[in-house]
This is a predicted structure of a 114-nucleotide RNA (SAM riboswitch aptamer (S box leader)).

RNA sequence: AUGUUAUCAAGAAAGGCCGAGGGAUUAGACUCAAUGACGCCUUAGCAACCCUUUAGUAAUAAAGUAGGUGCUGCAUUCUACCUUAAUCAAAUGUGAUUUUUGGAUAGAUAACCA
Repeated sequence: AUGUUAUCAAGAAAGGCCGAGGGAUUAGACUCAAUGACGCCUUAGCAACCCUUUAGUAAUAAAGUAGGUGCUGCAUUCUACCUUAAUCAAAUGUGAUUUUUGGAUAGAUAACCA
């Protein structure tokens, strides 16, 4: 790498450097960006996956943040595939939508496996 499991509408920004695109990929929409985005560095913070402490046979629960990660615009920015409902068109084959339910795929992160 691949795979397994869990989570993904909560939360948390300042300074410096750089200089044109960025929000994973394709398309559409929306959006951030020369009042300097994105990225990098420093500091600060958030969270609690690993972790620490306590209780417990265990499952687990509570507390914590020294350490390993992660994260700190927009729901993983939204939609796309299947599906529930509603409405409209149709007339039994279904089609459509600035709507809607639950999933899948893809992605991100953690721990494990190898």
The model forms 94% of the base pairs in the Rfam consensus.
The sequence was found by an Rfam model in a public genome assembly.
Model confidence (mean pLDDT): 79 of 100.